[in-house]
Predicted 3D model of a 183-nucleotide RNA (Lysine riboswitch aptamer) from an uncultured Acidobacteriia bacterium. Its Rfam family is "Lysine riboswitch aptamer". Its family is annotated with lysine biosynthetic process in the Gene Ontology. Rfam describes the family as follows. Riboswitches are metabolite binding domains within certain messenger RNAs that serve as precision sensors for their corresponding targets.
Order: sequence, then structure tokens, then C1' cells
RNA sequence: AUUUCUGGUAGAGGUGCGGCGGCCAGGUGCUGAUGUUCGUUGUUCCUGCGAUCAAGGGAGACGUUGGCUGGGGGUCGUCCGCCGAAAUUGUUUGGUCUGAUGGGACCAGGCGGUUGGGGACGUGAGUUGAAACUCCGUCACUGUCAUCCGAGCCUUAGGUUCGGGUGGAGCGCUUCCGGGAUA
Repeated sequence: AUUUCUGGUAGAGGUGCGGCGGCCAGGUGCUGAUGUUCGUUGUUCCUGCGAUCAAGGGAGACGUUGGCUGGGGGUCGUCCGCCGAAAUUGUUUGGUCUGAUGGGACCAGGCGGUUGGGGACGUGAGUUGAAACUCCGUCACUGUCAUCCGAGCCUUAGGUUCGGGUGGAGCGCUUCCGGGAUA
């Protein structure tokens, strides 16, 4: 000095990610009272064992009203942690939904897989399912690296900047400091 090897540090992407809190709107679930309806078995999201209710009207549905309420959405923040941030999926452990079994859903972890990032669209798929959320697909945008083309600049067999095309993925990319290897 080089390097397609290896370890570490510090960073970048931007409507960037997550947490916490305030405010706003809407709505679900539970429960009390009451009115109407219905007319027999019902009582958890499903299953159905226990217990229990019921023609003196159970359960359900609709309406009014009161209380409680998980979760999600928008927005704000001189808040916190960050750039596999984080999300999701499979499996598994524990817990909750119920007095109990199984399923399913939700919460918190372990081990694997996938996703560079945000957005828009969708008679798509999924959930106990209102809101929402997730997955999938399409579209352009954006950052990064590789490669090709064009133009400019420079210390000119090369490097660098800008623009365009194509392609890849974060186990990536850039900076710096070591180690290894080569000369």
C1' cells in the first nucleotide's frame, strides 16, 4: 500500500421505529333499572360437564337511562429508548378470557423464518371483531450497494460529482481503529 478475510467503534435512510404522557372524536364489552317483543330451555367467543334459571315468562332482540371499561384511531410533547429500530409468522413456556375440558383470542418470554423504509390502492385473505389491526398483491417514491450508459472535474490506464437504466438485500451500507493475508 492492497484485500473478496476477521473483530470492534461511531454513524446515515425520514411522513423513520417503538415506549410514556396529555387532549379529542367515535365505539365495543360487562353490569343495574325500566319498557316493548318473543314464547322455551337457556347461562363464556365456540364446545358441553357441573351448578343454576324458567309460562308467576328464562334466555334472546329492540329502545331509554346510569355506572364501569380492555383495545384501537387522530393529534400534541424542549419526554424516553433507538436505526432489526421494529413488525410479523411458526413452534413452545407461563398467565387471562370460566366453576371445568378442549378449541380459539389476548398478554409476557424462549428458539427459528421473513421484511431496507414510509405511503397509496384493493368487492383480496384472517381474527370472539364496531372501530381498527395483520397478512397478501399492485403502484410509484425514497435511501444504500453493484453494474452499464452519458456529461463535467481532477493529481487522468484511475478517481470523484451529477443524471439515467438494470439488479440485489439490513447477516446490508458508510467512517475510523485493530488483527490476518499478499506485495